[in-house]
Parts: sequence; structure tokens; C1' cells
RNA sequence: UUUUGCAUUCGUUGCAUGACUCGUAUAUCUUCGGGGAUAGGGCCCGAACGUUUCUACCCGGCAACCGUAAAUUACCGGACUACGAGCGAAGGAUGCCUGAUU
Repeated sequence: UUUUGCAUUCGUUGCAUGACUCGUAUAUCUUCGGGGAUAGGGCCCGAACGUUUCUACCCGGCAACCGUAAAUUACCGGACUACGAGCGAAGGAUGCCUGAUU
């Protein structure tokens, strides 16, 4: 954690498809160019890098920092995309059996 279609021997079925969950990738990261705001602010545009990878490279919160300059920083939460796998049903407790791992 389950939608739709087709098939069907009508079943606890098959195939396809959407949702959801998990895994891998990437750290929603890093390096630059141009422009912009200024403590009630801290953004916008573009390029590159990173993935045996298409795409994306942002949003919100919080704390700091910068005494008006040109520069941001830490932390928390969030995915999207690609590929692979799982998942057909309420929830909980106890016992038994089997297997795996340490």
C1' cells in the first nucleotide's frame, strides 16, 4: 500500500496501466559570469560541474552574519526525475513451526 482497461478456465487468476512504499543516482550539491536588494534586505538571469542517468538543482522555516558595503553562512523539513524492486487490504495480542542473519 491499489486506479483503470483488456483477457479469463470466474480464482486468493493473467497482462498492461496509474497511485503508493522501498532501493540506486545526487550531496535538491559545487564552481563561475552578469544584474539586483540592503538589517522591514540578503534575490534575478545565464554557463559549467556532479549521475554507467533523462530531468531537476528549488521552496518553506529557524538561527546567525553583514552597521549600509558586497558578500552571505549554519541547521531543520520537503521532493521532482530516471532506473530497479515491492505492494490486492482494518488493526492488535499471544503461541507454534520453518528459514535467514548476528

The prediction has a mean pLDDT of 77. The RNA shown here (Purine riboswitch aptamer) has 102 nucleotides and comes from Paenibacillus sp. YN15. The sequence was found by an Rfam model in a public genome assembly. Rfam family: Purine riboswitch aptamer. A reference for the family is Reining et al. (2013), "Three-state mechanism couples ligand and temperature sensing in riboswitches", Nature. Rfam's curators write: Riboswitches are metabolite binding domains within certain messenger RNAs that serve as precision sensors for their corresponding targets. Allosteric rearrangement of mRNA structure is mediated by ligand binding, and this results in modulation of gene expression. The family has 133 seed sequences and 4,097 matches in Rfam 15.1. The family is grouped with related families in Rfam's "Purine riboswitches".